The prediction has a mean pLDDT of 82.
Transfer RNA from a Methanocalculaceae archaeon, 71 nucleotides, folded computationally.

RNA sequence: GCACUGAUGGUCUAGAGGUAUGACUUUGGCCUUCCAAGCCAAUAACCCGGGUUCGAAUCCCGGUCAGUGCA
Numbered sequence: 001g002c003a004c005u006g007a008u009g010g011u012c013u014a015g016a017g018g019u020a021u022g023a024c025u026u027u028g029g030c031c032u033u034c035c036a037a038g039c040c041a042a043u044a045a046c047c048c049g050g051g052u053u054c055g056a057a058u059c060c061c062g063g064u065c066a067g068u069g070c071a
Stems, first nucleotide, its partner, number of pairs: 001070007010024003018054001026042005047063005
């Protein structure tokens, strides 16, 4: 330099065009003499810019970063 893959809450992860999913963590409550466990609830995310579309995490183009391969 070229090609391919990937980027989603604090962490891990699902989502193939129509409300962004679940687990852990955190916070509050219930339970308990206390703690742990358990139960209920809440908070928190689509890498950046543009395009297509009534509508984009999803499709297209460019960029950044990471990984793999080739040279």
Rfam family: tRNA. Rfam describes the family as follows. Transfer RNA (tRNA) molecules are approximately 80 nucleotides in length. Rfam classes the family as a transfer RNA. The sequence was found in a public genome assembly. The source organism's lineage runs through Archaea, Methanobacteriota, Methanomicrobia, Methanomicrobiales and Methanocalculaceae.